[in-house]
Predicted 3D model of a 1511-nucleotide RNA (small-subunit ribosomal RNA) from a metagenome. Its Rfam family is "Bacterial small subunit ribosomal RNA". Rfam links the family to the GO terms ribosome and structural constituent of ribosome.
RNA sequence: AGAGUUUGAUUCUGGCUCAGAACAAACGCUGGCGGCGUGCCUAAUACAUGCAAGUCGAAUGGGGAACGCCCUUCGGGGCUUGUACUAGUGGCGCACGGGUGAGUAACACGUGGAUAAUCUGCCUUUUGGUGGGGAAUAACUCCUCGAAAGGGGUGCUAAUACCGCAUAAGAUCUUAGUCACUGCGGUGACUUUGAUGAAAGAGGGCCUCUUCUUGAAAGCUCUCGCCGAAAGAUGAGUCCGCGGCCGAUUAGCUUGUUGGUAGGGUAACGGCCUACCAAGGCGACGAUCGGUAGCUGGUCUGAGAGGAUGACCAGUCACACUGGAACUGAGACACGGUCCAGACUCCUACGGGAGGCAGCAGUAGGGAAUAUUGGACAAUGGGGGAAACCCUGAUCCAGCGACGCCGCGUGAGUGAUGAAGGCUUUCGGGUCGUAAAGCUCUGUUGUACGGGAAGAACGAAUGGCGGUUAAUACCUGCCAUUUUUGACGGUACCGUACCAGAAAGGACCGGCUAACUUCGUGCCAGCAGCCGCGGUAAGACGAGGGGUCCUAGCGUUGUUCGGAAUUACUGGGCGUAGAGCGCAUGUAGGCGGCCAAGUCAGUCAGGUGUGAAAGCCCAUGGCUUAACCAUGGAAUUGCAUUUGAUACUGCUUGGCUUGAGUAUUGGAGAGGGUAGCGGAAUUCCUGGUGUAGUGGUGAAAUACGUAGAUAUCAGGAGGAACACCCGUGGCGAAGGCGGCUACCUGGUCAAAUACUGACGCUGAGAUGCGAAAGCGUGGGGAGCAAACAGGAUUAGAUACCCUGGUAGUCCACGCUGUAAACGAUGGACAUUUGGUGUUGGAGGUAUUGACCCCUUCAGUGCCGGAGCUAACGCGUUAAGUGUCCCGCCUGGGGAGUACGGUCGCAAGAUUAAAACUCAAAGAAAUUGACGGGGGCCCGCACAAGCGGUGGAGCAUGUGGUUCAAUUCGAUGCAACGCGAAAAACCUUACCUGGGCUAGAAUGUUUAGUGCAAUCCCUAGAGAUAGGGAGUUCCUUCGGGACGCUUUGCAAGGUGCUGCAUGGCUGUCGUCAGCUCGUGUCGUGAGAUGUUGGGUUAAGUCCCGUAACGAGCGCAACCCUUGCCUUUAGUUGCCAGCAUUAAGUUGGGCACUCUAGAGGGACUGCCGACGUUAAGUCGGAGGAAGGUGGGGAUGACGUCAAGUCCUCAUGGCCUUUAUGUCCAGGGCUACACACGUGCUACAAUGGUCGGUACAAAGGGCAGCAAUGCCGCAAGGUGGAGCUAAUCCCAAAGAACCGAUCUAAGUUCGGAUUGGAGUCUGCAACUCGACUCCAUGAAGCUGGAAUCGCUAGUAAUCGCGAAUCAGCGCGUCGCGGUGAAUACGUUCCCGGGCCUUGUACACACCGCCCGUCACACCAUGAAAGCUGGUUGUACCAGAAGUCGCUGUGCUAACCGUAAGGAGGUAGGCGCCCAAGGUAUGAUUAGUGAUUGGGGUGAAGUCGUAACAAGGUA
Repeated sequence: AGAGUUUGAUUCUGGCUCAGAACAAACGCUGGCGGCGUGCCUAAUACAUGCAAGUCGAAUGGGGAACGCCCUUCGGGGCUUGUACUAGUGGCGCACGGGUGAGUAACACGUGGAUAAUCUGCCUUUUGGUGGGGAAUAACUCCUCGAAAGGGGUGCUAAUACCGCAUAAGAUCUUAGUCACUGCGGUGACUUUGAUGAAAGAGGGCCUCUUCUUGAAAGCUCUCGCCGAAAGAUGAGUCCGCGGCCGAUUAGCUUGUUGGUAGGGUAACGGCCUACCAAGGCGACGAUCGGUAGCUGGUCUGAGAGGAUGACCAGUCACACUGGAACUGAGACACGGUCCAGACUCCUACGGGAGGCAGCAGUAGGGAAUAUUGGACAAUGGGGGAAACCCUGAUCCAGCGACGCCGCGUGAGUGAUGAAGGCUUUCGGGUCGUAAAGCUCUGUUGUACGGGAAGAACGAAUGGCGGUUAAUACCUGCCAUUUUUGACGGUACCGUACCAGAAAGGACCGGCUAACUUCGUGCCAGCAGCCGCGGUAAGACGAGGGGUCCUAGCGUUGUUCGGAAUUACUGGGCGUAGAGCGCAUGUAGGCGGCCAAGUCAGUCAGGUGUGAAAGCCCAUGGCUUAACCAUGGAAUUGCAUUUGAUACUGCUUGGCUUGAGUAUUGGAGAGGGUAGCGGAAUUCCUGGUGUAGUGGUGAAAUACGUAGAUAUCAGGAGGAACACCCGUGGCGAAGGCGGCUACCUGGUCAAAUACUGACGCUGAGAUGCGAAAGCGUGGGGAGCAAACAGGAUUAGAUACCCUGGUAGUCCACGCUGUAAACGAUGGACAUUUGGUGUUGGAGGUAUUGACCCCUUCAGUGCCGGAGCUAACGCGUUAAGUGUCCCGCCUGGGGAGUACGGUCGCAAGAUUAAAACUCAAAGAAAUUGACGGGGGCCCGCACAAGCGGUGGAGCAUGUGGUUCAAUUCGAUGCAACGCGAAAAACCUUACCUGGGCUAGAAUGUUUAGUGCAAUCCCUAGAGAUAGGGAGUUCCUUCGGGACGCUUUGCAAGGUGCUGCAUGGCUGUCGUCAGCUCGUGUCGUGAGAUGUUGGGUUAAGUCCCGUAACGAGCGCAACCCUUGCCUUUAGUUGCCAGCAUUAAGUUGGGCACUCUAGAGGGACUGCCGACGUUAAGUCGGAGGAAGGUGGGGAUGACGUCAAGUCCUCAUGGCCUUUAUGUCCAGGGCUACACACGUGCUACAAUGGUCGGUACAAAGGGCAGCAAUGCCGCAAGGUGGAGCUAAUCCCAAAGAACCGAUCUAAGUUCGGAUUGGAGUCUGCAACUCGACUCCAUGAAGCUGGAAUCGCUAGUAAUCGCGAAUCAGCGCGUCGCGGUGAAUACGUUCCCGGGCCUUGUACACACCGCCCGUCACACCAUGAAAGCUGGUUGUACCAGAAGUCGCUGUGCUAACCGUAAGGAGGUAGGCGCCCAAGGUAUGAUUAGUGAUUGGGGUGAAGUCGUAACAAGGUA
């Protein structure tokens, strides 16, 4: 510090996800040790049991031991000792410490102040005092009630308990006065008058003084205590400024409320409380209400700013079963106190009682989840005490938990036959791996034994030196000596001995993200944080091996921050991605021109105080190190106060004119409103002329018309809109505004001066305007026209088209308040190169004048520079650069929806969520593909022609059906006379049956053998089995060839997968395309080149050109054919010569021909056109003319096209079978459908006879002549030929004659019967051919469809491959030999350019809505049930306060009667629970219902994306 994920690819926007750190964690697997920390986050749920707050006998009355020692009269006594201890009275403490976070949005907390508005026990200092009396009461005794808890009564008694009195102040109140300060309220100081007004003793010692004289008392003295006062310290109360959560779908709240006066109350100010008076107070800078929450130091994260959090530790607040209340006290409205009410639990004799773990342990429950009913007061601290000491679940320790952090270990060295074994393999090896074993060491840890701390200071005793005192006594401070005290714990630590021995796992390995292979599985099982894996070769599932990371841990889950600049203060945006309010006026607010003075609030600098400690950071130190701990420093960005500075901002004052405005003179304009007027047109009405149609459409029909339409003429009525002018022209804030005239009226521009003097800009709320449609009331209504009706179209057509037609459109007055209200661009100001139109002014120049031209101001357009932008684009009219203000955005869907509020008559508008769901949604641009987009062009593509197919019969292939099997494959073009250039057996892969199992074939190897081959016989359908005959060749004699048996290695498979593959092939398409290097342009994908203008069959060539070149294709090179030359002359040829039946022979090679080599054609020549080009057209010459004809040749790629059954091949399957051998059958079936062909339907013909003319092939397991036989197929026989020699071989259409005469025929030949021929081991299933006989359909073929542009179509025959035989098929060959092409509108296919796109599996694409089904969340709903809360009323426990108190009454007064005072009781105010009524709000639930989301291949249509077929 980034990465993955939207796309075919790209850039951007934007969300989702990951890598990091952390945790009071939990869960899974695993687990050796130690140190330091830490441990109920949930039920503030309920609690058994034990402990957690007591202490003081030196305050006090009473009770009262024991051990020990001594004495003893053995009864006991003394000392210890009235000691230890002790219930009660009394004092102090219990308000600390400990727990928890329910409540609380508050002066609760933090921070800084105030208290001149206060209190403060114990403690410290100072000062003064502590005199003298009184009356009770508990304990105790007795009686008594009760189950108990607890009481009641009588009597006795003490105090540091209680009550008077005295005294006293600088205390409190008060009279009078002076001074100072002041916030003008008051406060303080000093002087003065009067009043009020306290106490308690306990312990030790002594005899200096007085009295009695062992010694005591008074007394003295010491210590502690008590009382008053002042001060301090500490702690607490109260008040104030500022700061820190969410919601406006909470906008108004408040009656003790806000203030005043008086009184009460408090430690203290105050509506804190009461009475009266006034009507205030708070709130958009968010009151009130609702939700949530203890706050802070800090903690986690982060570069920081921030964000989240508030366990442990520390500060503070609140609470103590729930609610209320007070008492005591210095302090409480009190965790382990009281009273009352309530809920719950327990005891009960049913009458009553008891209790409060959110103290420490522990239990139950809840929960994913959190420990021992431990030890000790040794240390630190606290309470009491004079002290010893006691108490202390505070605390210190230990136990449990890998819960966290830190440290250590599980060994180290050497060791290659790279062992065994595992895994893998291309079978060679590789890897685990120096890893192990083995050898040599070490001993952290462990085990055993031994030693062994620090944490301890106090305290006590003794002595010394001081203080006090009369004192060497007592008490006390300091020092010294001695002595005592350790829970942890015989722990840390140290030493010795022993053994490598007892100690490694977890996750991951497709990318992000470090780490790869094999097997299993087969969209199953499963994985997954995101993208996504899995459908038979899974690096993604499971397992093994190997590897990577971390390590006593490792992963997962959850949460927080980060990454996220994804709420943007630092640090984002708004033309098209989400986002500018429809527009204006304007309130609050924010911001604001120039000069000067003052002030110093903001701002800046310095000082002071504070900012607790801990923590973070730095340094040093202590535990062996670290974690941890200690000491010191720094920091604490803040707040307060004070001193200073004065540029800027603010404030105050005074000026200025440039911002803004006003006045003057002119100007333009569909700016607005009202009234009037006008003509054209449509429609309707009246009348005339006139006759059969009109109208409408793609075509029609509905409709109108003989009752006279349409058409036409004249007249009239009525409403609405204003042609031309009209213009990216004008005006207006926007919506919007268009005939003419008048009136009323707003804004704006220019010029020149004058005036005001910042009066300005923006603008939350607010107010106004605001198209169309719509609503209300009343008019109006010609045309148009939702709804509706009819006619068409259509599969349907609730549409598009047509004929009608009502609201509405128009007017008036109201309402609505929305639009793609758009420049999808808020307003204002400033600033930054230009060009060119146009509108309205002004000035200049010129002119007779109008133009033209120049300058300038204000508008409105286009192009374009810098700059900006993701790009497109914007570009002085900014989307550039800046300032100010407002509005708005934060992934898609759900949803601009629900609920609530506001507005509206309604329709609806406005404000505006959540659950749930997805990993995208989106913008711009790119390349393709596509379009019922456009342009250009080509092709037997159409058209023009010729001939077919589709109808018949047959052949052949396919589908289907059948079958034991009808083997398999090929399936739009591009399968179907295709693989198959030959299925009777074989082929053959299929079926039935019979056999074989290292196998039928091949190679190699070991051993043996020479038994081989071959022939015969038997059984059998045969394979095969048995028997017999037979006994090879070469040799260097070792052996070899060959065969058989045997052993090993390889078997074999036409079984599956063509979607694992190679190779080959088809197709687009012989279409003209497909790319690359460098350069350039672009952020990039990409573009350019290859586009453009011409031209071509062609990306063929030329020109132009940020391109220049190049490659694969095109063309050419190759073969063949057409002309010529030359060479050669047999088997070919024959002009002339000779010869023959015959080129038969001699001869010849001129010609033909053959087959070698050349030539020839190149737009070369001429003309026209064209750009002087490329080229096109025409012409000449030429055998051939513009590629001469034909062939071979097939770019990058597409179709997961075809083929595993040609071959090769991965994987899988099979191995007495899916292999192999054999016989027979099948592939040849047959209601049917399709493709491809043949033959026909006849006279351009059939039949018969005669006469001609080819080319190209084939031939020795062959072609076969002449001859003879047969009607013929053929037979016989065999000349010749290994072929320019011989043979197949007859060419046939054609031509010449004859006949047939329009008919199912002398057409046609299917089918069938009979007889044969040939091939073959064998023609039954199932061959071809011949002869005789038979003589079917068929008379030119519906919709539709195919081929062909010249030696072509059509027609005619010939040959070959395969092959024993067999074709109408296929491949070739020649003979005869046409018609037509205007042309490119249309159909099909293709190429180039361009355009649109929501497509990219690419239109056979994408995609929308209803319905049906399943699931999910949610709204409404008659209601129902809870929580919280408001208001009104009832009620009123305990309790304070007030009143009363005739009952009761110790202290004081009192000549004793009584009084004062107190008090039980009663009443009243306030008030908790509770109750009634009625609201609000929130949550749950609810028959039914609404839409939404998701889901596999459901149904119906096809709305959108292309002009998406009606933009």
About this RNA:
The RNAcentral record of the sequence draws on SILVA. Model confidence (mean pLDDT): 82 of 100.